[in-house]
RNA sequence: GCCUCUUUAGCUCAGUUGGCAGAGCAUUCGCCUUGUAAGCGAAAGGUCGUGGGUUCAAUUCCCACAGGAGGCU
Numbered sequence: 001g002c003c004u005c006u007u008u009a010g011c012u013c014a015g016u017u018g019g020c021a022g023a024g025c026a027u028u029c030g031c032c033u034u035g036u037a038a039g040c041g042a043a044a045g046g047u048c049g050u051g052g053g054u055u056c057a058a059u060u061c062c063c064a065c066a067g068g069a070g071g072c073u
Base pairs, nucleotide, nucleotide: 001072002071003070004069005068006067007066010025011024012023013022019056027043028042029041030040031039049065050064051063052062053061
């Protein structure tokens, strides 16, 4: 230098043909317990890497850039 994959909640990751953004763990609160853990219920937490484009509408499609992983030279 070139190619491929990847970037979504604090962490690990889903997200189907473009139409309200989710799960598990963690955190907080409550229930339960003599108490703790476990269990059960609830809540909070997101400019979907950045900037543009297409579209009535973009996490999703296109382009560029940035970070990460792998490969080739």

Record summary:
This is a predicted structure of a 73-nucleotide RNA (transfer RNA) from Candidatus Vecturithrix granuli. The RNAcentral record of the sequence draws on Rfam. Model confidence (mean pLDDT): 82 of 100. Rfam family: tRNA. It is annotated as a transfer RNA.